[in-house]
RNA sequence: GGGCGCAUAACUCAGGGGUAGAGUGGUUUCUUCACACGGAACAAGUCGUUGGUUCAAAUCCAACUGCGCCCA
Numbered sequence: 001g002g003g004c005g006c007a008u009a010a011c012u013c014a015g016g017g018g019u020a021g022a023g024u025g026g027u028u029u030c031u032u033c034a035c036a037c038g039g040a041a042c043a044a045g046u047c048g049u050u051g052g053u054u055c056a057a058a059u060c061c062a063a064c065u066g067c068g069c070c071c072a
Base pairs, nucleotide, nucleotide: 001071002070003069004068005067006066007065010024011023012022013021018055026042027041028040029039030038048064049063050062051061052060
């Protein structure tokens, strides 16, 4: 220099046009003398940034940023 992939909750990851979910973790509560395990409820995300397409974008397109892989 060229090509490709990934970026979503604190962490690991789903979701691939109709407005975002799971597991772990966190908070409260039940249980226990207490802790752990277990049960119930709750909170937590401008979906990397900027623009474009669309009635509507996490999702499609482009550029950029970061990380990774391959080729030279």